A computed fold for a 74-nucleotide RNA from a Desulfobulbaceae bacterium, annotated as c-di-GMP-I riboswitch aptamer. Model confidence (mean pLDDT): 85 of 100. Taxonomically the source falls in Desulfobulbaceae (Bacteria, Pseudomonadati, Thermodesulfobacteriota, Desulfobulbales).
[in-house]
RNA sequence: AUGUGAAAAAGCCAAACCUGCCGCAAGGCAGGGACGGAAAGCCACGGAGCUUAUAAGCUAGCCGGGUUACCAAU
Numbered sequence: 001a002u003g004u005g006a007a008a009a010a011g012c013c014a015a016a017c018c019u020g021c022c023g024c025a026a027g028g029c030a031g032g033g034a035c036g037g038a039a040a041g042c043c044a045c046g047g048a049g050c051u052u053a054u055a056a057g058c059u060a061g062c063c064g065g066g067u068u069a070c071c072a073a074u
Stems, first nucleotide, its partner, number of pairs: 004072002012037002017032006035061001041067003045064003048059004
């Protein structure tokens, strides 16, 4: 440095649901919560799905891709 792995250790994130706020909505933000995750960190580039006031938007925890990263052993 690349790939592999989560067995150990330190940690990290946080589904459903509840409360409040934003949004037409999908959904997002904050708090609680923990189904799970080895990138469930980030990016809407391609596909897929969802919403739509038909202007457009959302989902990265749907798949692929790009990019960054802790620990361990080889």
It was read from a public genome assembly, where an Rfam model found it.